The prediction has a mean pLDDT of 80. Predicted 3D model of a 75-nucleotide RNA (transfer RNA) from a Chloroflexota bacterium. It matches the Rfam family "tRNA". It is annotated as a transfer RNA. It was read from a public genome assembly. The source organism's lineage runs through Bacteria, Bacillati and Chloroflexota.
[in-house]
RNA sequence: GGGCCCGUAGCUCAGCGGUAGAGCAGUGGACUUUUAAUCCAUCGGUCUUCGGUUCGAAUCCGAGCGGGCCUACCA
Repeated sequence: GGGCCCGUAGCUCAGCGGUAGAGCAGUGGACUUUUAAUCCAUCGGUCUUCGGUUCGAAUCCGAGCGGGCCUACCA
């Protein structure tokens, strides 16, 4: 340099055109002698950026940014 994949809550991930979600973590409560465990509730998002398509974009298209993997050899 080229190719492919990934980027969504604090963490791990789902959602692949039509209201952004789960588990864990955090916070409050119940239970318990207390802790842990368990249960209930709650908090938490410019969906990596910009632009485009569309009535409508996390989702499709283009160009960047960041990360990972492969390759960059002979005739």